Predicted 3D model of a 94-nucleotide RNA (c-di-GMP-I-GGC riboswitch aptamer) from a Myxococcales bacterium.
The source organism's lineage runs through Bacteria, Pseudomonadati, Myxococcota, Myxococcia and Myxococcales.
It was read from a public genome assembly, where an Rfam model found it.
[in-house]
This record gives sequence, C1' cells and structure tokens, in this order.
RNA sequence: CCGGACAAAGGCAAACCGGUCGCGAGGCCGGGACGCAAAGCCACGGGUCUCGGGCGCAGCGGGUGCUGCCGCCGAGACAGCCGGGCUGCCCAGG
Repeated sequence: CCGGACAAAGGCAAACCGGUCGCGAGGCCGGGACGCAAAGCCACGGGUCUCGGGCGCAGCGGGUGCUGCCGCCGAGACAGCCGGGCUGCCCAGG
C1' cells in the first nucleotide's frame, strides 16, 4: 500500500413505535435492530423525492378559467441509491 478473518476491542443503526420540529420530502431525541469496514463527514456529477411557479401538453367548460401530467424554472430533502472528494479504528493473511 492492497485487502478484510467463523478474530478481538469498540462503533453505527433500516423497518417499526413514542416525542418533537417542518406545508412537505424529511431532521433531531428516545426505544428498536434489517443491515453496515467507512452505514464517519461533504449535495460536486447523476438519480429519487418534496413544496412552489405555470412556459408546454391533455381533458373539461360558451368563456375569464378549472383539473391532471411530463419536461422546464425556483427553493428544498435524501450521504443506508450510484459515482466523486475529505478524514479515520482494529487486524489474521497476502
């Protein structure tokens, strides 16, 4: 440096439940463990999701319009979706 053992010391904690904050996606705290060798940190690229807008399309209506949808625009969320960046514990074996 690569790597990760039926090893050891320790760590994190999905779903779900309770509390709390947020319009929401979700965040935080407690319980709880499906999993994790970076499941530590960073929204940089892609992705997914939320809220708002209403250029576009579709439907409805006599009509100002209303409803829905995808792309678009704006503001956000997710680091346990993938990639990238930064940092880091232990150690059999090579």